A computed fold for a 475-nucleotide part of an RNA from a metagenome, annotated as small-subunit ribosomal RNA, 3' major domain. Its Rfam family is "Bacterial small subunit ribosomal RNA". The prediction has a mean pLDDT of 85.
Context: one part of a larger RNA
RNA sequence: UGACGGGGGCCCGCACAAGCGGUGGAGCAUGUGGUUUAAUUCGAUGCAACGCGAAGAACCCUACCUGCCCUUGACAUCCUCGGAACUUGUCAGAGAUGACUUGGUGCCUUCGGGAACCGAGUGACAGGUGCUGCAUGGCUGUCGUCAGCUCGUGUCGUGAGAUGUUGGGUUAAGUCCCGCAACGAGCGCAACCCUUGUCCUUAGUUGCCAGCAUUCAGUUGGGCACUCUAAGGAGACUGCCGGUGACAAACCGGAGGAAGGUGGGGAUGACGUCAAGUCAUCAUGGCCCUUAUGGGCAGGGCUACACACGUGCUACAAUGGUCGGUACAAAGGGUUGCCAACCCGCAAGGGGGAGCUAAUCCCACAAAGCCGAUCGUAGUCCGGAUUGGAGUCUGCAACUCGACUCCAUGAAGUCGGAAUCGCUAGUAAUCGCAGAUCAGCAUGCUGCGGUGAAUACGUUCCCGGGCCUUGUACA
Numbered sequence: 001u002g003a004c005g006g007g008g009g010c011c012c013g014c015a016c017a018a019g020c021g022g023u024g025g026a027g028c029a030u031g032u033g034g035u036u037u038a039a040u041u042c043g044a045u046g047c048a049a050c051g052c053g054a055a056g057a058a059c060c061c062u063a064c065c066u067g068c069c070c071u072u073g074a075c076a077u078c079c080u081c082g083g084a085a086c087u088u089g090u091c092a093g094a095g096a097u098g099a100c101u102u103g104g105u106g107c108c109u110u111c112g113g114g115a116a117c118c119g120a121g122u123g124a125c126a127g128g129u130g131c132u133g134c135a136u137g138g139c140u141g142u143c144g145u146c147a148g149c150u151c152g153u154g155u156c157g158u159g160a161g162a163u164g165u166u167g168g169g170u171u172a173a174g175u176c177c178c179g180c181a182a183c184g185a186g187c188g189c190a191a192c193c194c195u196u197g198u199c200c201u202u203a204g205u206u207g208c209c210a211g212c213a214u215u216c217a218g219u220u221g222g223g224c225a226c227u228c229u230a231a232g233g234a235g236a237c238u239g240c241c242g243g244u245g246a247c248a249a250a251c252c253g254g255a256g257g258a259a260g261g262u263g264g265g266g267a268u269g270a271c272g273u274c275a276a277g278u279c280a281u282c283a284u285g286g287c288c289c290u291u292a293u294g295g296g297c298a299g300g301g302c303u304a305c306a307c308a309c310g311u312g313c314u315a316c317a318a319u320g321g322u323c324g325g326u327a328c329a330a331a332g333g334g335u336u337g338c339c340a341a342c343c344c345g346c347a348a349g350g351g352g353g354a355g356c357u358a359a360u361c362c363c364a365c366a367a368a369g370c371c372g373a374u375c376g377u378a379g380u381c382c383g384g385a386u387u388g389g390a391g392u393c394u395g396c397a398a399c400u401c402g403a404c405u406c407c408a409u410g411a412a413g414u415c416g417g418a419a420u421c422g423c424u425a426g427u428a429a430u431c432g433c434a435g436a437u438c439a440g441c442a443u444g445c446u447g448c449g450g451u452g453a454a455u456a457c458g459u460u461c462c463c464g465g466g467c468c469u470u471g472u473a474c475a
Base pairs, nucleotide, nucleotide: 001475002474003472004471005470007469008468009467010466011465012464013463015459016458019423020422021421022420023419026314027313028312029311030310031309032308033307034305035304042053043052064300065299066298067297068296069295070294073125077124078123079121080120081119082118083117086103089100090099091098092097107114108113127289128288130287131286132285136283137282138278139277140276141274143272148187149186150185151184152183153182154163155162156161167178168177169176193266194265195264196263198234199233200232201231202230203229204228207224208223209222212221213220237260240254241253242252243251244250316416320375321374322373323372324371325370326369332363333362334361337356338355342351343350344349382413387408388407389406390405391404392403393402429451430450431449432448433447434446435445
């Protein structure tokens, strides 16, 4: 100087407390451990691995296993020889591949040949998701959006170093003020960026409809007021008033205002820590393989199942289930696509073909809600696992191993031990919608809106963190 303390002081955070809803019990989905297996490819492992890499394993992906094949190789450069490239079909085979076969003779040319491309050969070489993340780059997680981390000059100290950065206040903040052997500065904080909340201007089509006509319908005429869209601007700064304070910084209350003290949300992550993670995104040193640890193909596996754990979904019901009627979103996507009306089917779906390169058309009926009816506390008209049968769709192909529909079947489950998680407001809880990936496949993920709470006395305690100080057999 740090680090540590079941030392002290001050302070903060859904850290506790106060509340609301869960997990832990059940069934299922998914990931992991373990076990099994020819193989169940590999990685991630306290917080910070475990719905993680994977925004989607039937084949492919695929790296794994079994079997069948290739050896200058699927890919790159160079050399020699031959042939344009390309293309039709037959046979064998699981296919890779092998054998045979049809058409075709192009472009440039100094007529030697050359440029693409294909085949054969030779060796230099290719190739490796093989090892090492403890050789590395790059990228990322984490402490932590915590308020810290440093430097120049000066001063003090023999020196390590200190000072500044400590102190008194204050703040979300090393934020600001005052003081001070310090004076300044840098990286962080904040602001500048995006979005949302109010108003104004500009612009009205595909958007909108107040008044005037018109219609089943903003459908049409008309209009651009309003809504909305998308570009520019205004607005919030402790600016104003009162009080407290040290005449400061600031804090408390108030006015005006759509909004008030960082208005809400996002992006943004200092010096560093964990030899944290990744050699399997990529790049790369070294090592290793080279008729194989490289390459091709078919089938299988990654989907196994006594069990254990994590994360979720659905429930156990009446604030509910079922049936009928009826209302209101936002944000997205669409031409290899979204697919309307209408018809068929109980339905999944099929037929059909209009419109749309989309503020125009489509996906697309939002659901919870509201109005009625029924069920009456029961393993039930709760719950839907499991299984049997019949189908639909995608796709070369749904046996291993897809999703969905209908009929039948109707399991566990009556609110969950010890323990444990999230959340402070348009939040939790609850309800549906969309998108990426994607032929098909979502209870996951990322977004979107609808309905919409309770509680916070307080900082003694648990956890993590910041500043000052103290002790130390630690570095």